[in-house]
Molecule: c-di-GMP-I riboswitch aptamer
Organism: Gemmatimonadales bacterium
RNA sequence: GCCCGAUAAGAGCACACCCGGGGCGACCCGGGGCCGCAAAACUAGAGGUCUCAGCGACCGGCUCAGCCGGCGAUGAGAUAGCUCGGUGCCGAA
Numbered sequence: 001g002c003c004c005g006a007u008a009a010g011a012g013c014a015c016a017c018c019c020g021g022g023g024c025g026a027c028c029c030g031g032g033g034c035c036g037c038a039a040a041a042c043u044a045g046a047g048g049u050c051u052c053a054g055c056g057a058c059c060g061g062c063u064c065a066g067c068c069g070g071c072g073a074u075g076a077g078a079u080a081g082c083u084c085g086g087u088g089c090c091g092a093a
Base pairs, nucleotide, nucleotide: 004091005090012037013036017032018031019030020029021028022027035081041087042086043085045084046083047082048079049078050077051076052075053074055072056071058070059069060068061067062066
C1' cells in the first nucleotide's frame, strides 16, 4: 500500500413517520426521529428506477372530428439509503 472489516477508538450519516419551508412532480432543504450504515462521505460518468413535457405509420378501451389508459423513443429533471465506476475517512486480526 492492497485485500479485508472488529464487541476497537475518535467521530460521522440518518429509514419510516411528524412539524415548517421549496418544487407541477419525482424529490429537496431545516428541525425532531433513530430503521439501519465501514463509507448510508463526495461525485449523475454507465446501467436501473422514478417525475414532468410534447410527440407517435404502436397497443387497449370509450359516450369516437376526439378522449382516457398503456407502451415507446426523445427532451428536461430526480435518485449516491438501487448497482457499477471515480474520489476518498478510520483501523485490529